RNA sequence: UCCUUCGGCCGGACGGUCGCGUCGCAGAGGUUGGAUUUCUGCGCCGAGGAAAGUCCGGGCUCCAUGGACACGUUGCCAGGUAACGCCUGGGCACCUCGUGAGAGGUGACGGACAGUGCCACAGAAAUUAGACCGCCCACUUCGGUGGGUAAGGGUGAAACGGUGGGGUAAGAGCCCACCGCGUUCGUGGUAACACGGACGGCACGGCAAACCCCAGCGGGAGCAAGGCCGAAUAGGCGGCGAGCAGCAGUCCUCUGCGAUCCAGACGCCGCGGGUAGGCUGCUAGAGGGUACGGGCGACCGUACUCCGAGAGAAAUGACCGUCCGGCGUUGUAUUGACGCCGACAGAACCCGGCUUACAGGCCGAGGGAUUCA
RNA sequence: UGGGGUGUAGCUCAAUUGGCAGAGCAUCGCACUGUUAAUGCGACGGUUGGUGGUUCGAGUCCACCCGCCCCAG
Repeated sequence: UCCUUCGGCCGGACGGUCGCGUCGCAGAGGUUGGAUUUCUGCGCCGAGGAAAGUCCGGGCUCCAUGGACACGUUGCCAGGUAACGCCUGGGCACCUCGUGAGAGGUGACGGACAGUGCCACAGAAAUUAGACCGCCCACUUCGGUGGGUAAGGGUGAAACGGUGGGGUAAGAGCCCACCGCGUUCGUGGUAACACGGACGGCACGGCAAACCCCAGCGGGAGCAAGGCCGAAUAGGCGGCGAGCAGCAGUCCUCUGCGAUCCAGACGCCGCGGGUAGGCUGCUAGAGGGUACGGGCGACCGUACUCCGAGAGAAAUGACCGUCCGGCGUUGUAUUGACGCCGACAGAACCCGGCUUACAGGCCGAGGGAUUCA
Repeated sequence: UGGGGUGUAGCUCAAUUGGCAGAGCAUCGCACUGUUAAUGCGACGGUUGGUGGUUCGAGUCCACCCGCCCCAG
């Protein structure tokens, strides 16, 4: 200098003009049946790192609430946290780089001696397995037959341990050493686990993102939660029958033999429920920053300080100038001129995560190549 | 806001317990016919929506994305 991996951060800046939206103030207007609404002017403020997907976990609210099972979900160990499927540290396994010591990255990483199931094709045999070729022994009518053998060949993703030696008719954990595996003891560690000793002669293949077993966790619904207010019209319940006009001369609304009582209708008044709609919930919170302290770290504590979208199917945009960054063309090529570009995307109750999308730039750590000293 | 289903050839659909992705129609060629249709024979045609993972092996199992459809308030 170039390439690459991982982690963190920013994600254009300032000014002006016009436009959009909430809120506040002022003014004007309209409907009236009522909450309320429309227009104009001024002022303040107005998206994100993912506001997204809605995949997890909570707060909040209402309902439910005896227990277990079922069902769902999580899964090495320890810690962090309000909680988590998230994060941190450690262990183990795998991958990459390196002669090595080691460094970096990735991991759905409980259990396959609780049980059931599956392992196509090929192959002799696929898990109470198995003799095709070969090797050895016996017999032989010399074609083979019976037996032994998993060391060799061959098949397969996988073949009832691997390497070496002894042993044997040939072989075989049959015996021995080392490695692997299992059991057990000791040491270190909170633990996962690691190291070492003794014993066992191999008994224990893979798949649980197959059923399942074990352990932990989970009551249900969601701001259209929930609370308050509440028209017009219709219907429900209760009370009353005034006043006026006509007829009549006893009258009390009308109808049912109808004065009372009862039922229905009409009118008026009142009550209550729900609908349209309005207000609230609503944004200062497990919040951000700085300093100090504790901790390897995630994170925690203390002090100071900062924090003006909160809406209705829903506003936050456009242009100009200066600068910033990138690309292209061109020239006088340290620099200038011109042109183009600046992504992904869009709050709707609020937080913590994960995942996905993203022009361009900055910082840090690791690795590789080349050149120079 | 909450829940469920689905994506396979140009079209409509299959694929058993994870084991060589098929069928009908369409298209193309040949035969039959004077010609066409029908019929018969044959052929072509697949990133199983995408990217990863589990597994010896994935259309099928798992995770995350993309599209479409349906249901409830």
Molecule: RNase P RNA; transfer RNA
Organism: Gemmatimonadota bacterium